Model confidence (mean pLDDT): 80 of 100. The RNA shown here (Guanidine-I riboswitch aptamer) has 103 nucleotides and comes from a Pseudomonadota bacterium. The source organism's lineage runs through Bacteria, Pseudomonadati and Pseudomonadota.

């Protein structure tokens, strides 16, 4: 200087907006009921969601173990980070991205 490896999935959370539900406002109607429209500087439910967040399972590596096995134990490090763009209904710590850059 270069290459390779540093795993996958589920549940959840920080966070996120507004397709649906709900809330609020308006409103057709004499009234009740209630189609509809608007609103996310509406707490919420559905929904999306972390490389650098949590947790579980599996996997990897090492060792022990038994006639063969089953199995048991250990380990699985570190990680500052724009702007801009993209998807979805829309947005985000999602994806581009362990990127650019920095130390």
């Nucleotide at each position: 200087c270069a290459a390779a490896a540093a795993g996958a999935u589920g549940a959840c959370u920080a966070g996120g907006g507004u397709u649906c539900c709900g809330g609020c406002u308006c409103g057709g109607u004499a009234g009740u009921u209630u189609a509809g429209a608007g609103u996310g500087a509406c707490u919420g439910g559905u929904c999306c969601a972390a490389g650098a967040g949590u947790u579980a399972u599996c996997g990897g590596c090492c060792a022990a173990g038994a006639g063969c096995a089953a199995u048991u134990g250990g380990u699985u490090a570190c990680a500052c980070g724009g702007a801009g763009g993209g998807a979805u209904a829309a947005a985000a710590g999602c994806c581009c991205g362990g990127g650019a850059g920095g130390a």
Of the family's consensus pairs, 100% are formed in the model.